[in-house]
RNA sequence: UUAUGAAAAAGCCAAACUGAUCGUGAGAUCAGGACGGAACGUCACGGGUCUUAACAAGAUAGCCGGACUGCCAUU
Numbered sequence: 001u002u003a004u005g006a007a008a009a010a011g012c013c014a015a016a017c018u019g020a021u022c023g024u025g026a027g028a029u030c031a032g033g034a035c036g037g038a039a040c041g042u043c044a045c046g047g048g049u050c051u052u053a054a055c056a057a058g059a060u061a062g063c064c065g066g067a068c069u070g071c072c073a074u075u
Stems, first nucleotide, its partner, number of pairs: 003074003012037002017032006035062001041068003045065003048060004
């Protein structure tokens, strides 16, 4: 540096639910909690979904694609 993620190992994230706070809302943050994850790390660029009276403005990266970066093992 390329490819792969069967087994193993180190560390990592944390769904539902509960409590608190913020928000009209989708949701977000913190604490508890672990369903799950090999990018479930980052970015709303394309599509989807959702909030919304609204294609005004937003939410979602744990819906899919894309871009960038990274751990372990094998190669």